This is a predicted structure of a 1368-nucleotide RNA (small-subunit ribosomal RNA) from a metagenome.
Rfam family: Bacterial small subunit ribosomal RNA. Rfam links the family to the GO terms ribosome and structural constituent of ribosome.
[in-house]
RNA sequence: GGUGCGGCUAGUGGCAAACGGGUUAGUAACACGUAGAUACAUACCUAUUACACGGGCAUAACCCGGAGAAAUCCGGGCUAAUUCCCGAUAGUCCCUUCGGGGUAAAGGCGCAUUUCGGUGCGCCGGUGAUGGAUUGGUCUGCGGCCUAUCAGCUUGUUGGUGGGGUAACGGCCUACCAAGGCGAUGACGGGUAGGGGACAUGAGAGUGUGAUCCCCAACACUGGGACUGCGACACUGCCCAGACACCUACGGGUGGCUGCAGUCGAGAAUCUUGGUCAAUGGGCGAAAGCCUGAACCAGCGACGCCGCGUGCUUGAUGAAGUCCUUCGGGAUGUAAAGAGCUUUUAUAGGGGAAGAACCUUCGGGUGACGGUACUCUAUGAAUAAGGGGAGGCAAAUCACGUGCCAGAAGCCUCGGUAAUGCGUGAUCCCCAAGCGUUAUCCGGAUUUAUUGGGCGUAAAGCGUUCGUAGGCGAUUUGUUAGGUUUUCUGUUAAAUAUCCAGGGCUCAACCUUGGAAGCGCAGAAAAAACCGGCGAAAUAGAGGGCGUUAGAGGUUGAUGGAACGGUCGGUGUAGGGGUGGAAUCCGUUGAUAUCGACCGGAACACCAAAAGCGAAGGCAUUCAACUGGGGCGACCCUGACGCUGAGGAACGAAAGCGUAGGUAGCAAAAAGGAUUAGAUACCCUUGUAGUCUACGCUGUAAACGAUGGAUACUAGCUAUUUGAAGUGUCGACCCUUCAAGUGGCGAAGCUAACGCGUUAAGUAUCCCGCCUGGGAAGUACGGCCGCAAGGCUAAAACUCAAAGGAAUAGACGGGGUUUUACACAAGCGGUGGAUCAUGUGGCUUAAUUCGAUGAUAAGCGAAAAACCUUAUCCAGGGCUUGACAUUCUGUUGAAAUCCCGCGGAAACGCGGGACCCCUCACAAGGCAGCAGAACAGGUGCUGCAUGGUUGUUAUCAGCAUGUGUCUUGAGAUGCACCCUUCAAUGGGGUAACAUGCGCAACCCUCAUCCUGUGUUUUAUAAUGUCACAGGAAACUGCCCGAGAUAAUUGGGAGGAAGGUGGGGAUUAAACCAAAUCCGCAUGGCCUUUAUGCCCUGGGCCGCACACGUGAUACAAUGGGACCGACAAUGGGCGAACCCGCAAGGGGGAGGUAAUCCCUAAACGGUCUCUCAGUCCGGAUUGAGGUCUGCAACUCGACCUCAUGAAGCUGGAAUCGCUAGUAAUCGCCGAUCAGCAUUGCGGCGAUGAAUAUGUUCCUAAAACUUGUACUCACCGCCCGUCAAACCAGCCGAGCUGAGAAUACCCCAAGCUCCGCCUUAGGCGGAUCAAAGGUAGAUUCAGUGAGUAGGGUUAAGUCGUAACAAGGCA
Repeated sequence: GGUGCGGCUAGUGGCAAACGGGUUAGUAACACGUAGAUACAUACCUAUUACACGGGCAUAACCCGGAGAAAUCCGGGCUAAUUCCCGAUAGUCCCUUCGGGGUAAAGGCGCAUUUCGGUGCGCCGGUGAUGGAUUGGUCUGCGGCCUAUCAGCUUGUUGGUGGGGUAACGGCCUACCAAGGCGAUGACGGGUAGGGGACAUGAGAGUGUGAUCCCCAACACUGGGACUGCGACACUGCCCAGACACCUACGGGUGGCUGCAGUCGAGAAUCUUGGUCAAUGGGCGAAAGCCUGAACCAGCGACGCCGCGUGCUUGAUGAAGUCCUUCGGGAUGUAAAGAGCUUUUAUAGGGGAAGAACCUUCGGGUGACGGUACUCUAUGAAUAAGGGGAGGCAAAUCACGUGCCAGAAGCCUCGGUAAUGCGUGAUCCCCAAGCGUUAUCCGGAUUUAUUGGGCGUAAAGCGUUCGUAGGCGAUUUGUUAGGUUUUCUGUUAAAUAUCCAGGGCUCAACCUUGGAAGCGCAGAAAAAACCGGCGAAAUAGAGGGCGUUAGAGGUUGAUGGAACGGUCGGUGUAGGGGUGGAAUCCGUUGAUAUCGACCGGAACACCAAAAGCGAAGGCAUUCAACUGGGGCGACCCUGACGCUGAGGAACGAAAGCGUAGGUAGCAAAAAGGAUUAGAUACCCUUGUAGUCUACGCUGUAAACGAUGGAUACUAGCUAUUUGAAGUGUCGACCCUUCAAGUGGCGAAGCUAACGCGUUAAGUAUCCCGCCUGGGAAGUACGGCCGCAAGGCUAAAACUCAAAGGAAUAGACGGGGUUUUACACAAGCGGUGGAUCAUGUGGCUUAAUUCGAUGAUAAGCGAAAAACCUUAUCCAGGGCUUGACAUUCUGUUGAAAUCCCGCGGAAACGCGGGACCCCUCACAAGGCAGCAGAACAGGUGCUGCAUGGUUGUUAUCAGCAUGUGUCUUGAGAUGCACCCUUCAAUGGGGUAACAUGCGCAACCCUCAUCCUGUGUUUUAUAAUGUCACAGGAAACUGCCCGAGAUAAUUGGGAGGAAGGUGGGGAUUAAACCAAAUCCGCAUGGCCUUUAUGCCCUGGGCCGCACACGUGAUACAAUGGGACCGACAAUGGGCGAACCCGCAAGGGGGAGGUAAUCCCUAAACGGUCUCUCAGUCCGGAUUGAGGUCUGCAACUCGACCUCAUGAAGCUGGAAUCGCUAGUAAUCGCCGAUCAGCAUUGCGGCGAUGAAUAUGUUCCUAAAACUUGUACUCACCGCCCGUCAAACCAGCCGAGCUGAGAAUACCCCAAGCUCCGCCUUAGGCGGAUCAAAGGUAGAUUCAGUGAGUAGGGUUAAGUCGUAACAAGGCA
């Protein structure tokens, strides 16, 4: 250096790369599903058959040279093939002038043999053809979203002919021709969306969903395009444009994770940049083998499903701790501790798989998972429990803290001092390696109703009719086979789900084998009842003809009288008119009134009616003309011609609009007068549009029977309108029957009830319309209609937990009826004016203690505030186991108690004295002091935590219960009604019958009589008009009338008393969160050297004022003086006598009480005063006294003298009383030292008037009616305005996105054309993405501002609605 072999690498050629893997953007479409069809293609595989002959030109690699930063590219030279080309052959196929012409191929490897030319065999290939298999292309029927506020869409559009194109049919493309095609069975447009097998739920029918797995489709940075190839218009190929990112030497280049991992970003949120090709599968290869983020494994995540564990047995002193407590106890709880046992799991160690079928040099080699599963041994209860909830729904409760705060909450709601609802603790309940929250879907929801709802009043019948499409439709017969029914066949992929029988992981979840079943679709065969189609026939539905008939049916024209207004004339004079009452207004220039004449417009009294007619709206003097519909009768004709009716059309009150007329009365707007706080209203005086006519528009009403139309069926009674028949009659009426209307009551039935009920809201069928919580809203936007006003169609955001119907019980009404009451009226006397007393408010004050506040507080608690009372109400001084109770411990003492002194305002403190239990004495006991501990104490708060008691409606007649009955029920009945009563008193009647609490009666007292008794009375006795005790008497018993013969009632007799004889006590259920924690009791809270207790002084009595209740007066029916007379209740007191003017003092008889004491006045008689601020009135003030009491200054009562105010009968308003009452007159008592007392509670004396009555005021009762009230009319509730917040509409505009149209420009590229140095290059044309210009359009975002809407504990103004809501 060559050659052979092996390995690695680059290249040529072939095959694959169109599979596998990802994603769901687009797509409402033959995309998908299902059932079919064929004008087609199909590499690799397979069957059969035929062939494979002869030539040739290149080009990578390689070598040389060059350009560039790179990517990459250019030039020259050489070479191979199963690369490429030509020729031959041709059964196939194509063309054809039917003679003919054209059309394919590739070899390689191994073995054997060889004459080295080749030959044979085997294997792998090549070409043509015909089949198969597989896969694909294309076409068709049917099926599956929302929207009509999208109703018309379409020009290659629909069809035809020629041509082109494709693997293939076709407007797929092109030229020409025709003018078609689609659409309310929803075209076109818009929005949303991959489809299916399946998944969730549900009894099902359905509703919702389309993750994982499978099938199909589509996509691959965005848009367009072709090339190669069997297959692509191609995820990790190419070209172009665009956006983005990167590299760059600025000249140019590169890229596409919606493959597997991974990063960033966004977000409430989603994993490892792992191992292996061992298995399964794919590609290439002859094979070994190579490739494979497919796949198999591992990692992370309680994300889901399933399984397992965190121990088991025993253990009472029911430990400790904690919580609760009725303080006894209970709970946690056999729970723990302790004792015994086990070892799943855990940890450590030993052993240790199957999954292997295959490859091979025949020796052998191959497991990622994995030293994993599994198994053995050891250790030791050892390694392992949380989350939510406990007011109801809804299983499970107590305590403390908090105090409408903090907070809870799914709904209802909870929380404002006793929170099972908040927070914490304890206990309990439910699940459990999970438990809760949030979001979403189905269910419950018969709450969109096919199964399976409704429309009189709850949401809902179009204002009415005609009628198109559509839906539905009577009898007989024949036929057909679309629907329907039966049988069979095919299909309905696998997986899933269900059932059956099995298998594999220790079980299960899970995996797996076989079978059954399967909706639907297609095909075949059969049946013919029913529905449908076709044919024929009949007449019961429907219609027509004939006769007759009622009617405010409609249109037009004429016509009449009353009323009203006006004009003219006459009579006539001062008013008229109007109202609750007035005024504005009219009138002496003559009104109103009245008479006559004339003019005008509108409406039609009586008849007249629940009547009549009409589709509805609606229609009324009378007459005529024209005209629509209906009823009845008997026959004739047509022969299903019918019913309903989306859209559509017509009609359609009043008001309103336009044009032209008309205008008497009425009368929006407007003006004036009233009313009123205001009164833009109600009332009054005027008054214009309008109301009327013609023509045109509007198209709505509580257009209502709040009830769509049609047909059939289902008890009646009764009234009325129309027609006919029958009987009857001289005729008519009446009567009976039939049909058609219009009403009332009612059986069955229906209904939530009310109610409906042959005129259905009953029973059924058919068709149409409409509803689906309230508000926003019949609104906005859009569309259509309209001259306008406006109408029709018609949402959402947001907001609430209701809105609504019918009926019930109450309450209420400026609703009704009936009834009662000194409620009014009829009377008598007062209050409100004056002064004083007293209570309250207010003011004041250091304090003026507290409570009571319309009726139902205010001479009330208080039947006695100088201290006390008394209440920390104020100032000040004191005490702290305490002024008072119980218990215990320790200690001291002999008392308790009383007296004195000092300080002090007193309390109190200090000191002294007297006195000194039982026992011999101690102890014990009792008592007291001191110290201490439990505790006492509180007229402190809460009467809205309570008991008890009380007021009030109200001495009103009501309030309840049992059983029964009625009603779905609340509930009703009883207890309504008639008569009657003071009475729910009694009677009658009655689906009620009874009963209770109330009423009445029983009780007390007064009046009459009798009997008994007799303290007092009296000179004594007797006696009793006296007292006490007991009894009688009155019951509508008797008579007359009324009445239902009843209850009862009017009158009468007798009687002391007559209809409850007078008076008292006695107050049902309930109302007012009525009053009282200051009578008492009491829960809770607060206070404890003070909010307790003691004391001194003050205050509760304070005075500009307002109110309540009283006293005294204002005088002659009176004041004053003198004389004279008559009570009863009651108390315990104090007589005679003397003194004092008197209060009172002295005195002490009598009296423990019918014995004594306190005791009348008005009244009668005589005199005086003579109408005045007085001889009225007595406040106020001065002086002097008396009494009580420690004490009368604040702050007592009384007496005497003096003083002598207001006041001459009381505004608005308001109170009491019906007979021994009102009015007037005095007397007594409680409390109490005294007294405010004129109050309060009693007692007697004198002793009236009036009541026709229930219209009115007030209160009450019963029944009834309405109700939007039920905290119950002091209720409820509406709108503007003011404030805050929220969402939406409009809005000068501005911005963005989408889908189109017209034109401009045109990349790559296919096709076509032209030129040339024909491998190829250059140029042009059509189409064409992106881009540009323009005007329209849809949807969003944003927007000064405007208008409306909604929401918001306590804002303003009124009071519209609910009752007759105060004007229905």